[in-house]
Molecule: c-di-AMP riboswitch aptamer (ydaO/yuaA leader)
Organism: Streptomyces sp. CB02488
RNA sequence: CGGAAUUCCGCACCCACUCACCGUGUGGCAGGAGCGGGGGACCCAGGUAAGCCGCCGACCGGAGUGAUCCGGCCGGCUCGGGGUGAAGUCGCGCCAGGCGCGGCCGGGCAUCUCCAGCCCGAACCCGACAGCUCACCUCGUAGGCGCCGGAGAGGAAAUUC
Numbered sequence: 001c002g003g004a005a006u007u008c009c010g011c012a013c014c015c016a017c018u019c020a021c022c023g024u025g026u027g028g029c030a031g032g033a034g035c036g037g038g039g040g041a042c043c044c045a046g047g048u049a050a051g052c053c054g055c056c057g058a059c060c061g062g063a064g065u066g067a068u069c070c071g072g073c074c075g076g077c078u079c080g081g082g083g084u085g086a087a088g089u090c091g092c093g094c095c096a097g098g099c100g101c102g103g104c105c106g107g108g109c110a111u112c113u114c115c116a117g118c119c120c121g122a123a124c125c126c127g128a129c130a131g132c133u134c135a136c137c138u139c140g141u142a143g144g145c146g147c148c149g150g151a152g153a154g155g156a157a158a159u160u161c
Base pairs, nucleotide, nucleotide: 001144006033007032008031010029011028013027015025016024017023034141035140036139037138038137039136044131054077055076056075057074059072060071061070062069063068080129081126082125083124084123088104089103090102091101092100093099094098105121106120107119108118109117
């Protein structure tokens, strides 16, 4: 600096300071406040006969001579759909996958505006399922980078002997 990612308190333990206690600092666990997210009515939106609506496997029930089919339930999966996030979209080229270039659009470079410049447009999650949404329920509060200063360790290169 971007980000919700800050702060308070309690408990126990380890380490350091201290003779010890107290206290301070670091990390751990639980809780509160603040901040951020998800689910969740009427109304509104959406839809318009109703119903149905992905895949795999086990089990149960039913139908059938049988192959098999239908339903229920449990477990798993991700192509449909959805969520956090700025992280979308279109075109072209190569192309198995993916990659590259460009336009529009979105985000960042402390705050507001203008111009210019530079950079980013990822990743993960839910698991057939979710519009908005009072009450209510629930989750997260991280990780990463930059600048200045100090200390220490190690490596490499060159030259000479």